Order: sequence, then C1' cells, then structure tokens
RNA sequence: UAGAAGGAUAGAGGCGCGGUGUAAAAAAGUACAGCAUGAUAGUCUGAGGAGGCGAUGAUCAUGUUAGAAAGGUUACAUUGCCGAAGGGGCGUGAAGUACCUCAUUUCACCUCCCUGGGGUCUGGUUUAAGAAGCCAGACACUGUCACUAUAGCAGUGGAGCACUAUCUUUCCG
Repeated sequence: UAGAAGGAUAGAGGCGCGGUGUAAAAAAGUACAGCAUGAUAGUCUGAGGAGGCGAUGAUCAUGUUAGAAAGGUUACAUUGCCGAAGGGGCGUGAAGUACCUCAUUUCACCUCCCUGGGGUCUGGUUUAAGAAGCCAGACACUGUCACUAUAGCAGUGGAGCACUAUCUUUCCG
C1' cells in the first nucleotide's frame, strides 16, 4: 500500500416512520336513563352453567324529555428515530364481555417468518364511515448495490443483519 474478514462511530432515502399533548370534525341526536302508550310471558349472552329481573307488567315496539364515550381521523406543538416501523404464526401473562367454563377482543413480553420507501388503482377485510388501517395484486416513481452498454442518454436484476463515509483489529501478498 492493494485485497479479504470482523468491530465501532457517523450519515443518506422523503408527502419518510412512530410516541405524547392540545384542539376540531365525526361517531350521534346513537348507546344509556326518565315519562307515556301498546302488548304478552319470558328475559339478561356468542354458547352453556349458575344466578338476577319479570303479571306491582320485565324484555320488546312507538312517541317524547334529556343525552354521552371509546377506538379510528385531521391540524398544530413537541419528542424519539431510519427495521424507522408495519404485518403474520407459535407460546406465556393480564384485562374486557356483572360470576364460572369455552369462545372471542385488546394489551404486554418472547421467538420465527415477510416487507428498502412513499404514492395511485383494483379486490377483500375491518370500521359508524366513501375516511384511515391491514392483506393480496398491478402500475409507474424514488433511494441503494451489482452487472451490461455508451461520447452521452439507458437497461436488467437483488435486498435493509443492507448501503455510504471515517476510524480500528486480524489475515494474506
């Protein structure tokens, strides 16, 4: 000094990704509750058990009075970051549905797998919802590396445990 392997630090992608707080819209004139009327014997749950309520009329329906909230969204502020983060599977724990069991939903942790990033469109799912999210696919765009071509323009392919820069250790010539 060239190369190879490892480690540390810093950095880039851009409508970039999350958290927290405040406000707004919407949820919704919905749920719950009171009153009145009707009507009849059951009803409270996704299912069963146990129990509660109910002829002093429950549940239900109509009208009327009054009337929420959560999850999700948007804007602003602030903060942590660039597998940021999101999703799926197994397992464990906790909570919700008045009690128990099953089921189901949410959250947390662990582990394995997938996705470079945002956008548009289509289908499905979820939701109060034409929003947003998630899944699958298509289309271009964009960043990165490799290969090919070229005076120049460009094309193809891969994946983030990646890529770039600096420093450092080891090996080898």
Molecule: Lysine riboswitch aptamer
Organism: Paenalkalicoccus suaedae